[in-house]
C1' cells in the first nucleotide's frame, strides 16, 4: 500500500432508521448496622471526528482518526 472488522458512561455491554439512548459495575447520597460490609432506594455519567441522505441517524453512505485480523 490492499482488503476485511471495530470505535457508545470510568469499566463490560445492549439499542428494527423512531419518541427522553438502557443495563450491570464503579463512584455519591441515603434507610439499615454500636461501626462497617453486604442488602435495599435514588443520583450522577456516553454515541472517536468531519460533512451527506432522511420528516427523523448510535444505526445508512464518503472522508478522517485511532485499534485489530489478513494479503502481498
Nucleotide at each position: 500500500g490492499g482488503g476485511c472488522c471495530c470505535a457508545u458512561a470510568g469499566u463490560u455491554c445492549a439499542a428494527c432508521g423512531g419518541c427522553u439512548a438502557g443495563a450491570a459495575u464503579c463512584g455519591c447520597g441515603g434507610u439499615c448496622u454500636c461501626c462497617a460490609a453486604a442488602a435495599c432506594c435514588g443520583c450522577u455519567g456516553a454515541u472517536c471526528c468531519a460533512g451527506g441522505u432522511u420528516c427523523g441517524a448510535a444505526u445508512c453512505c464518503u472522508g478522517g482518526u485511532g485499534g485489530g485480523c489478513u494479503c502481498g
Molecule: transfer RNA
Organism: Minisyncoccota bacterium